[in-house]
RNA sequence: AAGGCCGACAUGGGAGAGCGCGGGACAUCCCGCCGCCGAAGGAGCAACGCCCCGGAAACUCUCAGGCACAAUGAACCGUGUUGGCCGC
Numbered sequence: 001a002a003g004g005c006c007g008a009c010a011u012g013g014g015a016g017a018g019c020g021c022g023g024g025a026c027a028u029c030c031c032g033c034c035g036c037c038g039a040a041g042g043a044g045c046a047a048c049g050c051c052c053c054g055g056a057a058a059c060u061c062u063c064a065g066g067c068a069c070a071a072u073g074a075a076c077c078g079u080g081u082u083g084g085c086c087g088c
Stems, first nucleotide, its partner, number of pairs: 003086011018034001020033005035067003041063001042061003048054002
C1' cells in the first nucleotide's frame, strides 16, 4: 500500500399499528379514555465465561416513541466522501 474493523456526513431504498370516542382550541394542534405497533432510544435474557457479576439480537417488554393520506422520524442495506485503529 492492498485490505480489514469501528464511526461521521451526503445520498437512494426503508415496515408496522384506530380516518376510534369525548372535550378544548378552531389550518396544523393539545388533553383525557380505550384499543393497537416496533425498526429512534431504552430495558430483559441464552449459550458461554474470569460465575454476587459479565454476556447478543431483527427475540422479548413497550418506559419512551409511534398508529388515515402526506410530512417528519425510522433499525437495517447500497453508493460516495471522510476520521480513527489494525495491517508493514
Source information: This is a predicted structure of an 88-nucleotide RNA (Glycine riboswitch aptamer) from uncultured Tateyamaria sp. The coordinates come from a structure-prediction model, not an experiment, and the mean pLDDT is 81.